[in-house]
RNA sequence: CGCUUAUCUAGAGAGGUGGAGGGACUGGCCCUAUGAAACCCAGCAACCGUCAAUCAUUUUUGAUUGAAAGGUGCUAAUUCCUGCAGAACAAGGUUCUGAAAGAUAAGAC
Numbered sequence: 001c002g003c004u005u006a007u008c009u010a011g012a013g014a015g016g017u018g019g020a021g022g023g024a025c026u027g028g029c030c031c032u033a034u035g036a037a038a039c040c041c042a043g044c045a046a047c048c049g050u051c052a053a054u055c056a057u058u059u060u061u062g063a064u065u066g067a068a069a070g071g072u073g074c075u076a077a078u079u080c081c082u083g084c085a086g087a088a089c090a091a092g093g094u095u096c097u098g099a100a101a102g103a104u105a106a107g108a109c
Stems, first nucleotide, its partner, number of pairs: 003107006013041001015040003021031003025083001027081002042075003047071002050067007079101001084098006
């Protein structure tokens, strides 16, 4: 890098350093010097792991609920909208559904 599975309309800073960019890509539309990215701290969540309770199963394992000191992740806008296909209404558009793409986690090579 590619593969498999799950999730993606919830949640979270008016802190410090830093200085111009950022929102994956396309087309849009936005954020940004009333300060971008990045780093630190703080916080959120609960995918993996851990702990506790209950239930089932029973040399163990599974399910549900809760906690949060571990491993990630995340902290503008629905994954900001969109990009392909279909449906309804209606007409150079709107809405809905499903893919694709992307992100994250866990796993097998």